The prediction has a mean pLDDT of 77. Predicted 3D model of RNase P RNA and transfer RNA as a complex of 473 nucleotides.
RNA sequence: UCAGACGGCCGGAUGGCCGCUCCGCGGAAGCUUCUUCCGUGGGGAGGAAAGUCCGGGCUCCACGGAAAUACGGUGCCGGAUAACGUCCGGCGGGGGCGACCCCAGGGAAAGUGCCACAGAGAGCAAACCGCCGGCCCUUGCGGGGCGACCCGCCGGCCGGUAAGGGUGAAAGGGUGCGGUAAGAGCGCACCGCGCGCCCGGCAACGGGAGCGGCACGGUAAACCCCACCGGGAGCAAGACCAAGUAGGGACGGUGCAUCCGCCUUGGCGGAUGAGGUGCAUUUCCGCACUGCCGUCCGGGUCGGUCGCGCGAGGCGUCCGGUAACGGGCGUCCCAGAUGAAUGGUCAUCCGCCGCCUUCGGGCGACGACAGAACCCGGCUUAUAGGCCGUCUGACAGU
RNA sequence: GGCCCCAUCGUCUAGCGGUUAGGACACCAGGUUCUCAUCCUGGCAACCCGGGUUCGAUUCCCGGUGGGGUCACCA
Numbered sequence: 001u002c003a004g005a006c007g008g009c010c011g012g013a014u015g016g017c018c019g020c021u022c023c024g025c026g027g028a029a030g031c032u033u034c035u036u037c038c039g040u041g042g043g044g045a046g047g048a049a050a051g052u053c054c055g056g057g058c059u060c061c062a063c064g065g066a067a068a069u070a071c072g073g074u075g076c077c078g079g080a081u082a083a084c085g086u087c088c089g090g091c092g093g094g095g096g097c098g099a100c101c102c103c104a105g106g107g108a109a110a111g112u113g114c115c116a117c118a119g120a121g122a123g124c125a126a127a128c129c130g131c132c133g134g135c136c137c138u139u140g141c142g143g144g145g146c147g148a149c150c151c152g153c154c155g156g157c158c159g160g161u162a163a164g165g166g167u168g169a170a171a172g173g174g175u176g177c178g179g180u181a182a183g184a185g186c187g188c189a190c191c192g193c194g195c196g197c198c199c200g201g202c203a204a205c206g207g208g209a210g211c212g213g214c215a216c217g218g219u220a221a222a223c224c225c226c227a228c229c230g231g232g233a234g235c236a237a238g239a240c241c242a243a244g245u246a247g248g249g250a251c252g253g254u255g256c257a258u259c260c261g262c263c264u265u266g267g268c269g270g271a272u273g274a275g276g277u278g279c280a281u282u283u284c285c286g287c288a289c290u291g292c293c294g295u296c297c298g299g300g301u302c303g304g305u306c307g308c309g310c311g312a313g314g315c316g317u318c319c320g321g322u323a324a325c326g327g328g329c330g331u332c333c334c335a336g337a338u339g340a341a342u343g344g345u346c347a348u349c350c351g352c353c354g355c356c357u358u359c360g361g362g363c364g365a366c367g368a369c370a371g372a373a374c375c376c377g378g379c380u381u382a383u384a385g386g387c388c389g390u391c392u393g394a395c396a397g398u
Numbered sequence: 399g400g401c402c403c404c405a406u407c408g409u410c411u412a413g414c415g416g417u418u419a420g421g422a423c424a425c426c427a428g429g430u431u432c433u434c435a436u437c438c439u440g441g442c443a444a445c446c447c448g449g450g451u452u453c454g455a456u457u458c459c460c461g462g463u464g465g466g467g468u469c470a471c472c473a
Base pairs, nucleotide, nucleotide: 001394002393003392004391005390006389007388008387009386010385012349013348014347015346016345017344018343020044021043022042023041024040025039026038027037028036029035030034046369050380051379053378054377055376056375057374058234059233060232061231071230072229073228074227075226076090077089078088079087080086091105092103093102094101095100106225107224111223112222113219114218115217128165129164130161131160132159133158134157135156136155140153141152142151143150144149173191174190175189176188177187178186192214193212194211195210197208198207199206200205238306239305240304241303248297249296250295251294252293253292254291256273257272258271259270260269261268262267263266275290276289277288278287279286313332314331315330316329317328318327319326320325350367351366353364354363355362356361399472400471401467402466403465404464405463408423409422410421411420416453425441426440427439428438429437446462447461448460449459450458
């Protein structure tokens, strides 16, 4: 210098003017536990506020306790944490020259299922071609012999083999030497695998020497087995106040017609009806509801208040720990809207783009992703541009 | 705001992890007819996107995107 790996951070800056919203203080007015207005001081989006994918707080519902079954989730080991599927450290496997990155990474000798096509054979597997041995060779071909006949090839039958070919994602250890009729863990060496032993480590696991000649293919993001975790719903949870020409109940007063009953010639009780309202309108019929006034009670709609901003809180520093993180001390108070505030404009600067240029600069446009809605810890996804630190490789120079 | 569901030809839909991804309607071409319709034959046409598991994914898992429900899901 170039190429790259990992980690952290910022994500336009400053000021003026005009607004919006919340809190505190002061003042004024009103229908005075409150509301409105004015003045003044202070706060006012994010690293993801997003997706709503996990975990918790909080609230209500259910529930005597514990366990089990079912269902769902998680899954190497150890630690961190309120908890987690997150994070940290380690182990194993894979990739990269390397810094470093990726892994749903328990169990396939408990059982079941599946392994298409191709292929001879795909799950206590098989023999198509090939290789090898034995028998036949009457008939075919070639050679030899005077001849009987002999030899070889092709072919047929029986058997051995799993080296080689071929199929496949996968063919029941791999490579080499020996061995054999040809072969084969048949024997040996190394590697792999399995078994128990010893050593190191809390553990996952690693190392060593030995034994076993190989039995035990893959798939559990198929059923399943093992271990652990999980009651359900969600702030529109939930709590409170509470308007009506709305609606429920109790009490008191009062009222039209007819009939019946009781008794004190006037009332009480009951039944039926009239009346009123609705079924779009008018007439008739039918159906449903229903007196009127007052007082009180409980529920509850519109609406309002709380929940709702001091918290697993931020910043600084010290200590413990490899780290995640924990502890001590100091300091700060830092959004709370509800058809929903967090904005607009001007100036200067920064960055970037375009045009012009007398190379001094000038003009214009733009500022990533996106925007709280009960809160917190994570994950995932989106993100213009820029800064810092550590490290790796290559080239060059000293 | 919360909660939930879905995605396959142009449309409506089937689809044991191995299929040429099937069917109906529509569309196109040919035939039948004097012509059109009907009918017959043939054709075109799809797994929302990116990773992972597996020998192999429309299907299983994870993440994203898009759409839908909200008087008959929640005040």

Record summary
Rfam match: Bacterial RNase P class A. The family's RNA type in Rfam is ribozyme.